RNA sequence: GAAGCUGGCCAGACAGUCGCUGCCCGUGUGAGCGGGGAGAGGAAAGUCCGGGCUCCGCAGAGCAGGAUGACGGCUAACGGCCGUACGCCGUGAGGUGAGGAACAGGGCCACAGAGACGAGCGUAUUAAGUUACGGUGAAACGCGGCAACCUCCAUCCGGAGCAAGACCAAAUAGGGGAACGAUGGCGUGGCUCGCGCCGUUCCCGGGUAGGUCGCUUGAGCGUCAGGUAACGAAACGCCUAGAGGAAUGACUGUCCACGACAGAACCCGGCUUACCGGCCAGCUUCUCUU
RNA sequence: GCGCCCGUAGCUCAGCUGGAUAGAGUACUUGGCUACGAACCAAGGGGUCAGGAGUUCGAAUCUCUUCGGGCGCACCA
Repeated sequence: GAAGCUGGCCAGACAGUCGCUGCCCGUGUGAGCGGGGAGAGGAAAGUCCGGGCUCCGCAGAGCAGGAUGACGGCUAACGGCCGUACGCCGUGAGGUGAGGAACAGGGCCACAGAGACGAGCGUAUUAAGUUACGGUGAAACGCGGCAACCUCCAUCCGGAGCAAGACCAAAUAGGGGAACGAUGGCGUGGCUCGCGCCGUUCCCGGGUAGGUCGCUUGAGCGUCAGGUAACGAAACGCCUAGAGGAAUGACUGUCCACGACAGAACCCGGCUUACCGGCCAGCUUCUCUU
Repeated sequence: GCGCCCGUAGCUCAGCUGGAUAGAGUACUUGGCUACGAACCAAGGGGUCAGGAGUUCGAAUCUCUUCGGGCGCACCA
């Protein structure tokens, strides 16, 4: 110098004006007015996993069903992450792997091939089914292969989801039909048992589509002992949207490398996918010069 | 926002307990029949099985992931 590998960070910058949604302070009886401060992401996305939270009386037992699968660790938990061993790919840094059991049992192995799973067959050989070989095929004379076929083993899993759920207010016809009628019905469970309640459930028809809470301080972030790493004790410091038909925008000026994918909706931890580019750190291979 | 379902010729569907050329109807093309057309008869073309990856000797079928399309939902009495 070139080509790469891994990890982390950023996602136009600055200033001004006008708006939008919450919050705080002052003032006002009140409507309001004035001032201050805050306001999308690394994926907010897909909803693929795992948890918190809430309700189902408790979430109890058994069966069924589902998921995972080397070993050890991290974590609230996981199918996630980290480390180690092994297999495969790469010259290498590194990347990648749903990877227990086929001596519990069942099933499958197309075409080709004489024969496809259970030992027989052919040729040669030997004292002897004793030994060797056998075109094809992914697999052939064997303790075969397939469990991302059933299954077995081990571990885990009750169901639903903030349109969960709680309170207040308003309005309407307790009208019609169906089921069962206490060995029954219902209680959001696939079934059974157990438990609880009893005129209960469902459909049609009718009414309202308003407000408050849940709603953002949280398994939170940073520094840091420790640990190879994932992670992370105590202590100290920080506060970072909370709307609800749904705010987070528009314009002007200056500058540059001319700006990608994309917009929160109860909240977190992951995975996957989309993405103009830029910066930093560590490492590898090759070439050149001294 | 949450839950669930479906993608196979242009269209409607089979095939989905893995087995090699993926079929059927209809549509299309060509030929026949007819004076011409339809119907009918014969032949033919047309598929990245929505995309990608994995398991397997072998994938439309099994598994994972992405894309596209569709459906349902509140409260009161």